RNA sequence: GAAGUCGGCUGAGCAGUCGCGGCACCUCUUUUUCGUUUUACGACGGGAAGGCGGGUGCGGAGGAAAGUCCGGGCUCCAUAGGGCAGAGUGCCAGGUAACGCCUGGGGGGCGUGAGCCUACGGAAAGUGCAGCAGAAAAUAUACCGCCGAUGGCCUCGGUUUUCGAACCGAGGCACAGGUAAGGUUGAAAUGGUGCGGUAAGAGCGCACCGCGCGGCUGGUAACAGCAGUGGCAGGGUAAACCCCACUCGGAGCAAGACCAAAUAGGGGAACAUUGAUGUGGUCCGCAUAAGUUCCCGGGUAGGUUGCUUGAGCCGCGUGGCGACACGUUGGCCAGAUGAAUGACUGUUCACGACAGAACCCGGCUUACAGGCCGGCUUCCACC
Numbered sequence: 001g002a003a004g005u006c007g008g009c010u011g012a013g014c015a016g017u018c019g020c021g022g023c024a025c026c027u028c029u030u031u032u033u034c035g036u037u038u039u040a041c042g043a044c045g046g047g048a049a050g051g052c053g054g055g056u057g058c059g060g061a062g063g064a065a066a067g068u069c070c071g072g073g074c075u076c077c078a079u080a081g082g083g084c085a086g087a088g089u090g091c092c093a094g095g096u097a098a099c100g101c102c103u104g105g106g107g108g109g110c111g112u113g114a115g116c117c118u119a120c121g122g123a124a125a126g127u128g129c130a131g132c133a134g135a136a137a138a139u140a141u142a143c144c145g146c147c148g149a150u151g152g153c154c155u156c157g158g159u160u161u162u163c164g165a166a167c168c169g170a171g172g173c174a175c176a177g178g179u180a181a182g183g184u185u186g187a188a189a190u191g192g193u194g195c196g197g198u199a200a201g202a203g204c205g206c207a208c209c210g211c212g213c214g215g216c217u218g219g220u221a222a223c224a225g226c227a228g229u230g231g232c233a234g235g236g237u238a239a240a241c242c243c244c245a246c247u248c249g250g251a252g253c254a255a256g257a258c259c260a261a262a263u264a265g266g267g268g269a270a271c272a273u274u275g276a277u278g279u280g281g282u283c284c285g286c287a288u289a290a291g292u293u294c295c296c297g298g299g300u301a302g303g304u305u306g307c308u309u310g311a312g313c314c315g316c317g318u319g320g321c322g323a324c325a326c327g328u329u330g331g332c333c334a335g336a337u338g339a340a341u342g343a344c345u346g347u348u349c350a351c352g353a354c355a356g357a358a359c360c361c362g363g364c365u366u367a368c369a370g371g372c373c374g375g376c377u378u379c380c381a382c383c
Stems, first nucleotide, its partner, number of pairs: 001379010012348007020060001022058006028051010062354001066365002069363005074252004086248005091105005106120001107118004121243002126241002128237002143183002145179003150176002152173009191209006210232001211230003215226004256305004266296006276288004313330001315328005349352001
C1' cells in the first nucleotide's frame, strides 16, 4: 500500500423570529372558603380550584421509538398445590429479575488466515418414511463378474479285471455349488488401506486407521489424551410421530383504582291526613298506584389517577478472561389523550438514510445515506 475480518461511536452544524404540548415561579382575573373587623354593605389578609389571560425560566423522540417474536416488572381474576392436554427449550459451565438472551469453553463443518456457521439429548422402547436408478434401501440378497478345490458329466492315457467295470493321472464343461475382491445404481450399500491366505474369495489371519467396551490421566463439566481389550455389533431420518429431561395458570394500562353530573330507573323517610281505587252497609283503619319534598346507593357522560425516580443514566474505583457484580460521586433526562416535539429566514458543509414515544424495562430480529475510530489476518514493496 492492497484485500479482508471483527468491534465501537455517530446519525448535519450554528444564529435569529414565530409556534406547539409539559413543569416551576411571578402577575392579572373568576369562583369558592376561612380568619380579623363592621349594625350592615363592605374592607383587609390567607388557602383551594379554574381561565382559547399575560410574562420569565427549564427541559421536549430513536438507534432502532419499528416487528410485537421471546423474557420480566406492575395490575386484576377463583392464591394458580397436583394430574391430563397443549406449547416451548435441548453439548458444558457461568451471568441475569428472567429468557429461546449474553459471556467463556467443548464437539462438528467452512476458510491459507484473522475469523465465521452450528436445533449439538435419544435410531438397541415402539410406529412411520425413502421418487428415480439399482441385484439389493434394512431384510440380507446376488445382475454382470471370479472360482468351480469338493461333488457331477465328457475326452484321453495307464493299471487291475470276475469283462459289467473299478482305481489312478491329465484335460475339458460350467450342472450342483462357492464367493462378494472387482464392475454397475444412488444422497446413502453392511468398516477403510496394505500384506498374508485361498480354487476364487472373505476380519479368515496380521499391521495401521476407524469403531465399541471397561480402565487410567487431565479438566468443575462438556470433552480430550494414553495404554489395553473385542474382529467389529441392530445403515439414514426425531425443525416425522414418539421417548427422556427441564420450563410454562390466564388476561392485559381499553390492566386496575378513585371522584362523579343531566335524564331514566331502584331503595327509604316525611307530607296533605286533601283527592283516587280496593276492602266494607257506613265511619275510623288498612292496602295499592300516583303526587310533593328530602335522603341513600349502583352505573353512564365527564374528570382524576395509574404515568414515569427507574432490575434507570453519566463518571470513578475494586473483583472477574468475560458476560457481569459490588462500592461511590453527580444530576433528573418526553409524558400527550385528537394526541406536542414544528415552520420560516440567514449561513456552513461531506447536501443529509431508515424512520415518530403512548404503562415500563431486558433481549432478539428487521430497516438504514454517509462519516469517524480501533484490534487482528493475508499478500505485495522498501529499509